[in-house]
RNA sequence: GAAUCCCACCAACCCACUCAUGUACGGCAGGAGCGGGGGACCCAGGUAAGCCGCCGGACCGCACCGCGGACCGGCUUGGGGUGAAGUCUCGUGUACGCCGCGUGACCGGGCAUCUCCUGCCCGAACCCGACAGCUCACCUCGCAGGCGAUGGAGAGGAACG
Numbered sequence: 001g002a003a004u005c006c007c008a009c010c011a012a013c014c015c016a017c018u019c020a021u022g023u024a025c026g027g028c029a030g031g032a033g034c035g036g037g038g039g040a041c042c043c044a045g046g047u048a049a050g051c052c053g054c055c056g057g058a059c060c061g062c063a064c065c066g067c068g069g070a071c072c073g074g075c076u077u078g079g080g081g082u083g084a085a086g087u088c089u090c091g092u093g094u095a096c097g098c099c100g101c102g103u104g105a106c107c108g109g110g111c112a113u114c115u116c117c118u119g120c121c122c123g124a125a126c127c128c129g130a131c132a133g134c135u136c137a138c139c140u141c142g143c144a145g146g147c148g149a150u151g152g153a154g155a156g157g158a159a160c161g
Stems, first nucleotide, its partner, number of pairs: 004032003009027002033143006043133001053075005059069004078131001079128004086106003090102004107123005113155005118149001
């Protein structure tokens, strides 16, 4: 820390060798529980022709070197999600996009019971694809990992006697 429990099946290594049997901190179907996301009414927020990016494709319309429409496919500077991994300032780069990189401040997280103090460290990565407020039913995904201060004070717990 959501990181768990039940259970069918398969099943390596080892047992000198082979086979069988059995088993894992192993694989895997299912169920329960837990955690995340999507998703109505109500509520909240917004609008009064307000917003709907870029590229490509075929199609349709318009007296038509072009413009517009809906469809399909792709992309990520809009937006959203997991996560502590964010906000702001300044500098810088620039494709000029509140985009990239760097400094600082604030904020958030970690150092294996909890709280405070001190110290140290971290603020990544990935996903959706123009779309997502909340959210019953319903749908869907996950059940991994990590243990870095033989620190200080206080509180609590367990084991043993």
Background: Predicted 3D model of a 161-nucleotide RNA (c-di-AMP riboswitch aptamer (ydaO/yuaA leader)) from Streptomyces paludis. Rfam family: c-di-AMP riboswitch aptamer (ydaO/yuaA leader). Rfam describes the family as follows. This family represents a conserved RNA structure found upstream of the ydaO and yuaA genes in Bacillus subtilis and related genes in other bacteria. The prediction has a mean pLDDT of 75.